[in-house]
RNA sequence: GAGGGUGUAACUCAGUUGGAAGAGUGCUUGUCUGCCAUGCACGAGGCCCUGGGCUUGAUCCCCAGCACCCUCA
Numbered sequence: 001g002a003g004g005g006u007g008u009a010a011c012u013c014a015g016u017u018g019g020a021a022g023a024g025u026g027c028u029u030g031u032c033u034g035c036c037a038u039g040c041a042c043g044a045g046g047c048c049c050u051g052g053g054c055u056u057g058a059u060c061c062c063c064a065g066c067a068c069c070c071u072c073a
Stems, first nucleotide, its partner, number of pairs: 001072007010025004019056001027043001029041003049065005
């Protein structure tokens, strides 16, 4: 320098051929126990990387950018 991939909860990841977001782990509270851990139940936590465009409607489609990863040179 060229091409490709990924970006969603604190962490690891799903998801939707556009009608608007979930799981596991972790955390809070309750229960259980003499206490802790485990188990069980409830809950909180996301402007879905950023900006613009298309659309009645965008996390999803298009463009640009940023970060990281891979391949080639």